RNA sequence: AUAAUUAAGAGUUUGAUCCUAGCUCAGGAUGAACGCUGGCGGCGUGGAUGAGGCAUGCAAGUCAAACGGGCUCACUUUUUGUAGCAAUACAUUUUGUGAAUCAGUGGCAGACGAGGUAGUAACACGUAGGUACCUACUCCUAAGUCGAGAAUAAUUUACCGAAAGGUAAACUAAUACUCGAUAAUAUCUUCGGAUUAAAGGAGCAAUUCGCUUAGGAAAGGGCCUGCGUAGUAUCAGCUAGUUGGUAGGGUAAUGGCCUACCAAGGCAAUGACGCUUAGGGGACCUGAGAGGGUGACCCCCACCGAUGGAACUGAGACACGGUCCAUACACCUACGGGUGGCAGUAGCCGAGAAUAUUCGACAAUGGGCGAAAGCCUGAUCGAGCGACGCCGCGUGAUGGAUGAAGUCCUUAGGGACGUAAACAUCUUUUAUAGAGGAGAAAGUACCAACAUUUAUGUUGGUAUUGAUAGUACUCUACGAAUAAGGGGUUGCUAAACUCGUGCCAGCAGCAGCGGUAAUACGAGUACCCCAAGCGUUAUCCGGAAUCAUUGGGCGUAAAGGGUGUGUAGGCGGUUUGGUUAGUCUUCUGUCAAAAUCUCGGGCUCAACCCGAGACCUGCAGAGGAAACGGCCAAACUUGAGGGUGCGAGAGGUGAAUGGAACUCAUGGAGUAGGGGUGAAAUCCGUUGAUAUCAUGGGGAACACCGAAAGCGAAGGCAAUUCACUGGCGCAUUUCUGACGCUGAAACACGAAAGCGUGGGUAGCGAACGGGAUUAGAUACCCCGGUAGUCCACGCCCUAAACGAUGAUCACUAGCUUUUCGAGGUAUCAACCCCUUGAGAGGCGAAGCUAACGCGUUAAGUGAUCCGCCUGGGUAGUACGGCCGCAAGGCUAAAACUCAAAGGAAUAGACGGGGACUUGCACAAGCAGUGGAUUAUGCGGUUUAAUUCGAUGACAAACGAAGAACCUUACCAAGGUUAGAAAUCUAAGUGAAGCUAAGCAGAAACGUUUAGCGUCCGCAAGGACAGUUAGACAGGUGAUGCAUGGCCGUCGUCAGUUCGUGAUUUGAAUUGUUCCCUUAAGUGGGGUAACGAACGCAACCCUCGUUGCCAGUUAUAAGUGUCUGGCGAGACUGCCCCGAUUUUUGCGCGAGAAGAAAUUUUCGUGCGCAAAAAUCGGGGAGGAAGGCGAGGAUGACGCCAGGUCAGCAUGUCCCUUGAUACCUUGGGCUACACGCAUAAUACAAUCGCAUCUACAACGGGUCGCGACGGGGUAACCCUGAGCUAAUCCUAAGAAAAGGUGCGCCAGUUCGGAUUGGGGGCUGAAACUCGACCCCAUGAAGUUGGAAUUGCUAGUAAUCGCGGGUCAGCUAUACCGAGGUGAAUACGUUCUCAAGUCUUGUACUCACCGCCCGUCAAGUCAGGGAAGUUGGGAGUGCUCGAAGCCUCACGUAUGUGAGCCUACGGUAAACUCAAUGACAAGGACUAAGUCGUAACAAGGCACGGGUAGCGGAAGCUGCUCGUGGAGUAAUUCAAUU
Repeated sequence: AUAAUUAAGAGUUUGAUCCUAGCUCAGGAUGAACGCUGGCGGCGUGGAUGAGGCAUGCAAGUCAAACGGGCUCACUUUUUGUAGCAAUACAUUUUGUGAAUCAGUGGCAGACGAGGUAGUAACACGUAGGUACCUACUCCUAAGUCGAGAAUAAUUUACCGAAAGGUAAACUAAUACUCGAUAAUAUCUUCGGAUUAAAGGAGCAAUUCGCUUAGGAAAGGGCCUGCGUAGUAUCAGCUAGUUGGUAGGGUAAUGGCCUACCAAGGCAAUGACGCUUAGGGGACCUGAGAGGGUGACCCCCACCGAUGGAACUGAGACACGGUCCAUACACCUACGGGUGGCAGUAGCCGAGAAUAUUCGACAAUGGGCGAAAGCCUGAUCGAGCGACGCCGCGUGAUGGAUGAAGUCCUUAGGGACGUAAACAUCUUUUAUAGAGGAGAAAGUACCAACAUUUAUGUUGGUAUUGAUAGUACUCUACGAAUAAGGGGUUGCUAAACUCGUGCCAGCAGCAGCGGUAAUACGAGUACCCCAAGCGUUAUCCGGAAUCAUUGGGCGUAAAGGGUGUGUAGGCGGUUUGGUUAGUCUUCUGUCAAAAUCUCGGGCUCAACCCGAGACCUGCAGAGGAAACGGCCAAACUUGAGGGUGCGAGAGGUGAAUGGAACUCAUGGAGUAGGGGUGAAAUCCGUUGAUAUCAUGGGGAACACCGAAAGCGAAGGCAAUUCACUGGCGCAUUUCUGACGCUGAAACACGAAAGCGUGGGUAGCGAACGGGAUUAGAUACCCCGGUAGUCCACGCCCUAAACGAUGAUCACUAGCUUUUCGAGGUAUCAACCCCUUGAGAGGCGAAGCUAACGCGUUAAGUGAUCCGCCUGGGUAGUACGGCCGCAAGGCUAAAACUCAAAGGAAUAGACGGGGACUUGCACAAGCAGUGGAUUAUGCGGUUUAAUUCGAUGACAAACGAAGAACCUUACCAAGGUUAGAAAUCUAAGUGAAGCUAAGCAGAAACGUUUAGCGUCCGCAAGGACAGUUAGACAGGUGAUGCAUGGCCGUCGUCAGUUCGUGAUUUGAAUUGUUCCCUUAAGUGGGGUAACGAACGCAACCCUCGUUGCCAGUUAUAAGUGUCUGGCGAGACUGCCCCGAUUUUUGCGCGAGAAGAAAUUUUCGUGCGCAAAAAUCGGGGAGGAAGGCGAGGAUGACGCCAGGUCAGCAUGUCCCUUGAUACCUUGGGCUACACGCAUAAUACAAUCGCAUCUACAACGGGUCGCGACGGGGUAACCCUGAGCUAAUCCUAAGAAAAGGUGCGCCAGUUCGGAUUGGGGGCUGAAACUCGACCCCAUGAAGUUGGAAUUGCUAGUAAUCGCGGGUCAGCUAUACCGAGGUGAAUACGUUCUCAAGUCUUGUACUCACCGCCCGUCAAGUCAGGGAAGUUGGGAGUGCUCGAAGCCUCACGUAUGUGAGCCUACGGUAAACUCAAUGACAAGGACUAAGUCGUAACAAGGCACGGGUAGCGGAAGCUGCUCGUGGAGUAAUUCAAUU
């Protein structure tokens, strides 16, 4: 404001975040369709596609009161005949009347109503106006309605035709037709005059219905105009009746509407012309609104009626159910010829996802005709069909727990379906049956009364009218009786569990789900939502501020034109006056009704309907106002421009001149190289190069000055001088007086490359040639080198043409640097200083920004104008157009495809980025491995089996601290089946069992015989044992990617986090960064942080020194070296020096405050001293010194690391011919080969023989085993001692030491291999044990590339012990001891790790990401020799019907002309379809070739241009930083 009413977000780009941006969803709607389902009623609604074709019925007739006739009936008049005695009956003829009916003449209607939306982008529609006009029926007014005549249909006759239909003759009527009269308020007029009309009917009559003329009204129509009215500029020029005039024609009427003549106009960027699409409006849907979309039903208008053309009649048509012609189609036919038009209502076919009955009635409303009754009316009113929509009702209500059964789930306890059911009581809407039963009725006819304008109206009475329909509604009966589904349950989005499946089948709106535990697929159960419906699909609006007027943006996300001049346009300084189409205000008219909204009312409510009001935001007219805007006039000076005086400058054009360097030529002098690179080579040079000197020629570019500087519109501009010339700044306040700003179109300029013509060519240098590099190298590097680079003239017109930032004006803190002026002060003058203008930089208030950042040179705050953007790719491409010599430029899409693409910032990770630090990481050393032989393990191969696991570092002498059987899991063969071992239940037994023996057998197992043989308890029964049956066992079967536990690795590296606080929109950050230090995130200092946790360190063990206590053993004893326990000791302590930090004091110096002064105060730089703390270096003491040495101890985490075969465990699998169990034998031990880990060696620092010393840790009764004896020995016999400080192992421990031999050899090295003979363990040494003796005596002479360990009691070297174990493959492993080194300058490099920083397109994290060709498949679009079809015209030709004109004729008419539809033909245009072929694009788990980009991406990348190349690409020229790193300069900040 009259009122109503008034705004919601979510998912998806990322490791995470903020932003930008698209996609998707939740809502509402529909003339809908489809799927599943379906009880009733009311009100609505229903051919949207093929304006495709239609059988059949109906949809427009009516009037006898306009007219004549036919037929039928009744009455009447008349005639005749038959029958009858007659009355009379029947038939026939005739006159008239009445009623009904039929076709015809005539009148009116048929131009309305009903249908459809093809065409139309237009005065078609809407709205507001105008008038050169017309109007049947209706109403009002006035006048008139006289006289006469000729026909014709019907009908009859004749004829033609199949039919449709037609011809001839004769007769006839009228409100049909003609003529005459009259003639005004009509028309024309030369103003004298002239011309033009009629019809009657009904009634006894009054009268009434008509007719003619004129005027008026109402209502309807014609024409004209302003404004509004889709897309496309890849449609930019269109137009000859075109624009206007004059005259004429034509029309109801204006007008190029038409014709002749004259003129040359008219329209267009405010979009003409063309093309595409489309009926318009009221309204409807949606939306908070503004808007967007639509134009079903209802109303208004327009247009159409098979297609095209045409006129006639008429008041009205160029006519849906009229006429003519042409065309196509269909039908009939006797083949001669005819007929037809459902886009009326039903109905049929077709096409389609899809849309109804060949119904009833004129009862109501309305229409036509009629005087009326009435007739007609597929308009309309009703019914039928369809859940198509909206609205309403129902499918029962109350009680009812053992929470029944059943189903599902389960943690096995229970829980859910669930008061749900059953059952009990009650109700009856609805359905069914029956009974009653409205309103819609008003009229019409007749009668009566009243009123009156005498036409009629009102009221009352009687009779009568209902398709729907015996319907709505009411009552009765009956009995829960007749009635529930659909979709969903991962998130968005309300609602979850189990089973099945196993990237399959499938789902899906988006994100996405499914690869063996799927709340996402399928099923079941439960739950959620809506409900006679529920979902899906399609379309529209909304959400979407995602085209932004309300209400967006353009530095980096998409987006500022390369720059200027400037036309149209838009916008525009101060004052005054006038005016006013903008603006504001009041009133009037209009904006149809319906719809919407509000209020009220009627159907039981509602939907629906009725009444009233609001609204209809618009347009037009009238009055008023004058602030703002426009216009007119006058003025002003501050905007703008000019004058005058100074000034700076790589601004431009032309000409001349100069020196350095380079190169060439000539000459001198001189000798073997030069040049080039990472290293080389091609190349130049003994015909004399390079280097050097002299002279001459040539072209191009201008060092230093030089700078962050300067100038220019931009591109761009640099030696010096001269000439010409553009712009700019300051001062003055002298002149003009708004002259301004911006700027589509247009014009001009526009780096480099490139093009044309002619010159020129020193250097450089695309292409090209050669040399290298490389797997290749069409590159990077090198040697040459053509276009080009240069000049003149003419083109091209693009760049990362960038500040990625359009122009102009105004306002909004500063500090500082610099360039060019001016003024002041100062000075002799300058410098300095201060102020004020114009530029160029840096840092920053406020503010802005997604952040980064910008910040008086804005990306801040406002104003004006221009350009541009709207997801990524396709693509700045195709097609078309314009420009260009060409290269190409400008303009500029779509199909298809994806759910993202992108910006900024964050944490990581990574870098052939940077800085710093550490580590036996390198370096310095010692000893090795890699070569030999053997042992062991692994791979491979083999095999019946060679069981299994582990596979870079982090597998490979690992699981295994010991495979002949066993182990053993593998193979072959033979066996068992509730099982070898476990638990429980039931039945039955008292045995089972042990011993011995026999049979078959490889054994297991099977079978037989004999002997011995239960326990507890009074008993009941129990224990025990085996048998049978059933629950179950068993599995070294699978999954370590279902798991627990344990372990490896980074790594004993120093890291990893949290709470609170603070910062940030946020992810996050800070703390944890920085400085010093440490082995250490160890400690200290500083600090928006303060604290804390897990790690580090310490606490624990061993060793080293020592005190005390104890004493098995040792010892003859004392004793105590020995053993054990409890302690002490070292640390951050003491002294000296140095460094750093803090505090205090003193001194010196620049400064600030203060009116001034000072030994004032503040603040600050340096130096000195003192104190404290930390760290480093040294010393003392001490057994030990800077963590004393070693061990145990392993943060957050990483590798889906390892282990289901150590154990445990989910799930799956096997269970009687077994994947279970038993047994024998075999295998794990194979052997062309490869790898790994060791042992022993290759010898003289050694070997052998002999002599002589010194250990520690350990182990031992089914054991260690002494002494003695035997044997060469292994070993054997015997068996003392020892349950261990006692005895044994055990020996001389071995290396070491002494002596002797060996003298550099395949040996007195080395010991493999093999032969023979033995003893030992064990049921058993064949496959397959170790040991002893004799004999044999291989390879090997120090090990390629490469590679390992170790920083002190360490490496190296020497023997010893133990576990496992009957024995042993041990050279392995775990320990203990003996002897006992070398080296570390140092952090450049390799590897690994850590911290900070930087770049990033990586985050599965560089083993990342990712580009292009080629190959395969699929899809869409463009090109294309052509081919085919459509559309709109044009030229020429032909020319129906018809209007008009003319001629003839007059009785219809005949003929000609003009114009035209259709048709034919020709050339072009345009739109589609198709097309061999070739090119590009997009997409598709595992194809090929390379590696272009992202890190300095390994040659920084990118833009433009040119050349080249399989491909990404490379190279040249020029430009950008959207490049890392480093250095210098300058500025800024800090000190």